RNA sequence: CUCAUCGAGACCGGCUGAGGGAAAGGCCCUUUGACGCCGGGGCAACCAACGGAGCUAACCACUCCGGAAAGGUGCCAACUCCUGCGGAAUGCGACGUUGCAUCCGAGAGAUGAG
Numbered sequence: 001c002u003c004a005u006c007g008a009g010a011c012c013g014g015c016u017g018a019g020g021g022a023a024a025g026g027c028c029c030u031u032u033g034a035c036g037c038c039g040g041g042g043c044a045a046c047c048a049a050c051g052g053a054g055c056u057a058a059c060c061a062c063u064c065c066g067g068a069a070a071g072g073u074g075c076c077a078a079c080u081c082c083u084g085c086g087g088a089a090u091g092c093g094a095c096g097u098u099g100c101a102u103c104c105g106a107g108a109g110a111u112g113a114g
Base pairs, nucleotide, nucleotide: 001114002113003112004111005110006109011040012039013038014037015036019029020028021027024083025082026081041076042075043074046072047071050066051065052064053063054062080108085105086104087103089102090101091100092099093098
């Protein structure tokens, strides 16, 4: 940089001791012990592996589907905790116009694969 996914799911113990939730603003978590590290457990199914179908003369490759979870990652407060930018309609408050709620998209971010 490209592609896919991001409303589901899954916690205990030990050590340490004041911060943490990416940044800002909110709102939260936290001495009834945060963050981090270690051990164990679990969730999920991206990749690998396996089976089937398509393609092929056949094989490989590729695409699709499926189950499993002993391999490589990932994850285990809150929708990516919410919002910031753009748009549509509806409802409410105000009605000059704007705010709030809902929805769609973008951006940013996270994870995997390349």
Model confidence (mean pLDDT): 81 of 100. SAM riboswitch aptamer (S box leader) from a marine eukaryotic metagenome, 114 nucleotides, folded computationally. Rfam family: SAM riboswitch aptamer (S box leader). Its family is annotated with regulation of gene expression in the Gene Ontology.